[in-house]
Model confidence (mean pLDDT): 80 of 100. Predicted 3D model of a 389-nucleotide part of an RNA (large-subunit ribosomal RNA, domain III) from a bacterium. The RNAcentral record of the full RNA draws on ENA.

Context: one part of a larger RNA
RNA sequence: AAGUAACGAAAAUGUGGGCGAGAAACCCACACGCCGAAAGCCCAAGGUUUCCCGGGCCAUGUUAUUCAGCCCGGGGUUAGUCGGCACCUAAGACGAGGCCGAAAGGCGUAGUCGACGGAAAACCGGUUCAUAUUCCGGUACUUGCAUGUGCGCGUGAUGGAGGGACGCAGGAGGAUAGGCCGGCCUGGUGAUGGAUAUCCGGGUUCAAGGCCGUAGGCGGAAGUCUCAGGUAAAUCCGGGACUUUAUCUAACGCCGAGAGUCGAUGACGAGAGGCUUUGCUUCGCAAAGCGGUCGAUUCCACACUGCCAAGAAAAGCUUCUAAGCAUAGCAGAUGCAAACCGUACCCCAAACCGACACAGGUGGGCGGGUAGAGAAUACCAAGGCGCUU
Numbered sequence: 001a002a003g004u005a006a007c008g009a010a011a012a013u014g015u016g017g018g019c020g021a022g023a024a025a026c027c028c029a030c031a032c033g034c035c036g037a038a039a040g041c042c043c044a045a046g047g048u049u050u051c052c053c054g055g056g057c058c059a060u061g062u063u064a065u066u067c068a069g070c071c072c073g074g075g076g077u078u079a080g081u082c083g084g085c086a087c088c089u090a091a092g093a094c095g096a097g098g099c100c101g102a103a104a105g106g107c108g109u110a111g112u113c114g115a116c117g118g119a120a121a122a123c124c125g126g127u128u129c130a131u132a133u134u135c136c137g138g139u140a141c142u143u144g145c146a147u148g149u150g151c152g153c154g155u156g157a158u159g160g161a162g163g164g165a166c167g168c169a170g171g172a173g174g175a176u177a178g179g180c181c182g183g184c185c186u187g188g189u190g191a192u193g194g195a196u197a198u199c200c201g202g203g204u205u206c207a208a209g210g211c212c213g214u215a216g217g218c219g220g221a222a223g224u225c226u227c228a229g230g231u232a233a234a235u236c237c238g239g240g241a242c243u244u245u246a247u248c249u250a251a252c253g254c255c256g257a258g259a260g261u262c263g264a265u266g267a268c269g270a271g272a273g274g275c276u277u278u279g280c281u282u283c284g285c286a287a288a289g290c291g292g293u294c295g296a297u298u299c300c301a302c303a304c305u306g307c308c309a310a311g312a313a314a315a316g317c318u319u320c321u322a323a324g325c326a327u328a329g330c331a332g333a334u335g336c337a338a339a340c341c342g343u344a345c346c347c348c349a350a351a352c353c354g355a356c357a358c359a360g361g362u363g364g365g366c367g368g369g370u371a372g373a374g375a376a377u378a379c380c381a382a383g384g385c386g387c388u389u
Base pairs, nucleotide, nucleotide: 013031014030015029016028017027018026032386033385034384035383040366041365042364043363046346047345050344051075052074053073054072055071056070060068061067080141081140082342083341084340087118088117092113093112094111098107099106100105122139123138124137125136126135142338143337144336145335146334147333149331150330151329154325155324159320160319161318162317167307168306169305170304173300174299175298178294179293180292181291182290183204184203185202186201187200188199205267206266209262210261211260216255217254218253219252220245221244222243223242224241225240226239227238229237230236268289271283272282273281274280275279308311352361353360368380369379370378371377
């Protein structure tokens, strides 16, 4: 320079009350304003206690601060079913032997690892200052082991076979989520002319699972004999012959949303009163808890049709036998077990990546109303904020 520029989006504040030494900024209330395919809600990654409570204000906070993601002290993360591991494999990594190489080491078979992919099973309600599909209540389900009961004669794999098992686009159908309207229940009756009315406000909710097997989709099906195939075997798969049946639809088998019913004689449920008013508590075994309509980008389901660039693997699972064994296996019942790790909180952000409480960047899911083709845009709901001078 200079008490100058700046104080980080122009979404916006005002009033009253409270605490306090002190209040434009903290808390409460009432208005006002802003977002609302987000500036709301839930996850993954990443962060690693920032979460909650009490106390505090030297520093941090672009000002102040009684406040805080700051400081001090204390507390908080509960699982057979959510995710991981105990299972499987992909790219890739490592790699017994092996090959190569002055050494170090490189490659690589068997194999061992390696998810964001495959593979068993849980929902609704309640509860805490802070966790909840984890605790509690109610109602379920899965796998393994043991016991006894019934059926019952073969069982049995690291091997064979099936299956798992897959692209993209398009259109149609059936549903549901959700919305809207009516009916029903409950409350209200207007400070200004009118309004007891065909008026106004709020509510009208509920899962997994069991039973049922629908809209629909797919395959022709069954049997006998036989065979140089499937590294051995096979009753399995595959090839062949014949018979029956069907060939538009059938029967049979497989898949399959949703609805209905049970779950639920249950839970939840508007509002009102009281108090020591961020809330607690009572009424409280709490009213009604239905119908119509619109309707998804979600489900049936990559199901169908079309197309060319022709769209993982392995295990779980089913089946077949070999060696071996002489008991297994199936059904329902009862009992037991289900360990370990993660779980707080932020997550389009003041908590992650950007040296900062930085107008930048950051994958997935939900995403209501009116107008609208629409997730555009405008205004609103729930919810959240007014961007720390």